[in-house]
Context: one part of a larger RNA
Molecule: small-subunit ribosomal RNA, central domain
Organism: uncultured Kordiimonas sp.
RNA sequence: CUGGGCGUAAAGCGCGCGUAGGCGGCUUGGCAAGUUGGGGGUGAAAUCCCGAGGCUCAACCUCGGAACUGCCCUCAAAACUGCUGAGCUAGAAUCCUGGAGAGGUGAGCGGAAUUCCUAGUGUAGAGGUGAAAUUCGUAGAUAUUAGGAAGAACACCAGUGGCGAAGGCGGCUCACUGGACAGGUAUUGACGCUGAGGUGCGAAAGCGUGGGGAGCGAACAGGAUUAGAUACCCUGGUAGUCCACGCCGUAAACGAUGGAUACUAGGUGUUGGGCAGCAUGCUGUUCAGUGCCGUAGCUAACGCGUUAAGUAUCCCGCCUGGGGAGUACGGUCGCAAGAUUAAAACUC
Numbered sequence: 001c002u003g004g005g006c007g008u009a010a011a012g013c014g015c016g017c018g019u020a021g022g023c024g025g026c027u028u029g030g031c032a033a034g035u036u037g038g039g040g041g042u043g044a045a046a047u048c049c050c051g052a053g054g055c056u057c058a059a060c061c062u063c064g065g066a067a068c069u070g071c072c073c074u075c076a077a078a079a080c081u082g083c084u085g086a087g088c089u090a091g092a093a094u095c096c097u098g099g100a101g102a103g104g105u106g107a108g109c110g111g112a113a114u115u116c117c118u119a120g121u122g123u124a125g126a127g128g129u130g131a132a133a134u135u136c137g138u139a140g141a142u143a144u145u146a147g148g149a150a151g152a153a154c155a156c157c158a159g160u161g162g163c164g165a166a167g168g169c170g171g172c173u174c175a176c177u178g179g180a181c182a183g184g185u186a187u188u189g190a191c192g193c194u195g196a197g198g199u200g201c202g203a204a205a206g207c208g209u210g211g212g213g214a215g216c217g218a219a220c221a222g223g224a225u226u227a228g229a230u231a232c233c234c235u236g237g238u239a240g241u242c243c244a245c246g247c248c249g250u251a252a253a254c255g256a257u258g259g260a261u262a263c264u265a266g267g268u269g270u271u272g273g274g275c276a277g278c279a280u281g282c283u284g285u286u287c288a289g290u291g292c293c294g295u296a297g298c299u300a301a302c303g304c305g306u307u308a309a310g311u312a313u314c315c316c317g318c319c320u321g322g323g324g325a326g327u328a329c330g331g332u333c334g335c336a337a338g339a340u341u342a343a344a345a346c347u348c
Stems, first nucleotide, its partner, number of pairs: 003320004007302002012316001014201004021194003025088007033081002035077008049065006091191001092188003095184004103177007110154001114150008125136002162169002206247006215241002220236004258315006266293013297304002321348003330341004
C1' cells in the first nucleotide's frame, strides 16, 4: 500500500461556517474526453512461460512459438460517466400566515436568604462534633424586634419538559437579535451533500489590566482524630469565585456513537403544530422533536433496534501490540502556565 476496522477491545476532530477537491435529482438533443468493439503500427535482444533439440544427465546452451497485460494511429457505437444546449419539480432555497421556547446581547426592576452596621428587649452562654477543642461572648454574644448597607444566586413552578451547532442556557420587564417548527401553496429551478487547509465559537481552572468582594473557599494557620495524619471532621482564611476588556483553547468537551440522504414490524408515554370526527376534552390521523419497550436484522458479548450499532450510497476525520510517550527534539501559537504537531533507541 492493499485489506480490516472506529458505542464499551486501538480508533469520530469539542462544535460550527466554509475554500480547494470528491460526490451529486428527473426528461430530452448534440459532442465523443472517459468507456466498449474492429483494424493497423509499435512493444529491441536477453529474461519469464510452452514445445522441440545439443553437451552421457542436469545446470547451461540453441531453435520455434506464445507472451510482453503497455503506448500510439484509425474506423465505429452512444447505454453509463463527462462536456454542452433545452426543459421539469420530488432535493435545496425564497415568500405569506401562525403559534412554541432557560436561544443570544444590553438595560432596568423584585423578593426570600446570608453577612455586616446602628438601635431596642434580654442574660450567660453560644457555636461546633462521633465526642471535643480551637473560636465568639459580661467591653453584653447567641436569641429576638426595627432600621440601614453590600454582594452573589434566583426556592416553589420544574418535567428521561423546552431552546441552542457544540460549550451551554432558569426570578420579572423592556429593547435589539439568531434559529427551528406547522400550515398555505405563490416564486426560483439542482442553486445540493461533504469538506484537506483556513476561519469563528468553545465549561471549569489559569493569566494580564482595572473594579468588586456577602457567602463559599485551593494555599495557609490553628483545633481534633491517629502509631503518624503534610488528609478525611471542626474554627478561621488569602487567591479565586462576580463585573468590564484582553488572552488561554483544553475536559469522562460523552450518546465514550462524524455529517448527509434513502429504505426497513409494531406498542406505549411526552413536547410544539395541523386536519377530521364527536362535543369541551376525548378519539382517529398527519408533520417535527424527545423517552421507554420491542420485530427483522446486526453484534464477541453487553446491547442497538425508523433518534440504528439494521440495509445501502457519498464525503471527511481517525486506528494498526503493550511500555517508552501524547514524551524528547524541531516547528507553530501563547505574557506565562502550557497547547498543538510528533518520533526513536531500548524493552516485553